[in-house]
RNA sequence: GCCCCAGUAGCUAAGUUGGUAUAGCAGUGAUCUUAUCAAUCAACGGUCGCAAGUUCGAGUCUUGCCUGGGGCA
Numbered sequence: 001g002c003c004c005c006a007g008u009a010g011c012u013a014a015g016u017u018g019g020u021a022u023a024g025c026a027g028u029g030a031u032c033u034u035a036u037c038a039a040u041c042a043a044c045g046g047u048c049g050c051a052a053g054u055u056c057g058a059g060u061c062u063u064g065c066c067u068g069g070g071g072c073a
Base pairs, nucleotide, nucleotide: 001072002071003070004069005068006067007066010025011024012023013022019056028042029041030040031039049065050064051063052062053061
C1' cells in the first nucleotide's frame, strides 16, 4: 500500500425482506432477612463509531473517514 471482518446501554450480545431499538449481566429501588448473601419484582440506562447520500422511512443499503482484529505484498 491493497483486501476481508467487527464497532448497538457500564460490560457481553441479538436485531429476519429497510417499517415503534431488545435481552442477559452489572448498577439503582422495593419485598424477604436481626443483618448479609441468594431469590423475586420494578424502574432506569442508547445521537446504533463519526459524517454525508439514497428513501415517505436507515442499526440495516451506498460513499468517505476513525478505531480494533486478521490476511497478502
This is a predicted structure of a 73-nucleotide RNA (transfer RNA) from a Pseudomonadota bacterium. The source organism's lineage runs through Bacteria, Pseudomonadati and Pseudomonadota. RNAcentral holds the sequence, with entries from ENA. Model confidence (mean pLDDT): 81 of 100. It matches the Rfam family "tRNA". Rfam classes the family as a transfer RNA.